RNA sequence: AAUACUAAUAAAGCGCCAGGACUAUUUUCUGAUCGGAAAAUGAAAAUAGUUGACGAGGAAGAAGGUUAUCGAAGAUUUCGGCGGGUGCCUUCCGAUUGCACACUCCAGUCGUCACGCGUUUUCUAUAAAACAAUAGGGUGACCUAUUGCACAAAGGGAAAAAGCUGGGUGUAA
Numbered sequence: 001a002a003u004a005c006u007a008a009u010a011a012a013g014c015g016c017c018a019g020g021a022c023u024a025u026u027u028u029c030u031g032a033u034c035g036g037a038a039a040a041u042g043a044a045a046a047u048a049g050u051u052g053a054c055g056a057g058g059a060a061g062a063a064g065g066u067u068a069u070c071g072a073a074g075a076u077u078u079c080g081g082c083g084g085g086u087g088c089c090u091u092c093c094g095a096u097u098g099c100a101c102a103c104u105c106c107a108g109u110c111g112u113c114a115c116g117c118g119u120u121u122u123c124u125a126u127a128a129a130a131c132a133a134u135a136g137g138g139u140g141a142c143c144u145a146u147u148g149c150a151c152a153a154a155g156g157g158a159a160a161a162a163g164c165u166g167g168g169u170g171u172a173a
Base pairs, nucleotide, nucleotide: 014083015082016081017080019079020051021050022049023048024047025046026045027044028043029042054071055070056069061092062091063090064089065088066087093111094110095109096108097107098106100171101170102169103168104167105166116164117163119161120160121159122158123157124156131148132147133146134145135144136143137142
């Protein structure tokens, strides 16, 4: 210096594409018949592409498991599939509440910010895509940006109300 291999970086409703759908080019067949020529259309193959989830919410003690929460749009694909994953479940470890303290069993809630629990009521937030307009890129499928216009649910947080909150041993009083 070249080549090969390996690892890492980014993202976490996130990434990817061998199917499907769609586009372009080329070729072949069709159209197409009577000597020749011959278009649209349709089909196939090859090559190169496009599409393939719109936000809200969610974070990490260990291991295992799991088709991993919520709504928006749409109603021909947001189809189908692969990988990942902050969710959830189980066990272990740990914290905490259930008595003033310690240990332990049990029950509940949690994860090192581990600050009882659930129920009811009230309050609490600029959703985004879609849609419309404009501009740009691409032969095209399609992609990108800006502006305008709205419209959620779950979960979280705050307040109030009434309610639920064990056993054993030891110590102290």
Molecule: glmS glucosamine-6-phosphate activated ribozyme aptamer
Organism: Ornithinibacillus scapharcae TW25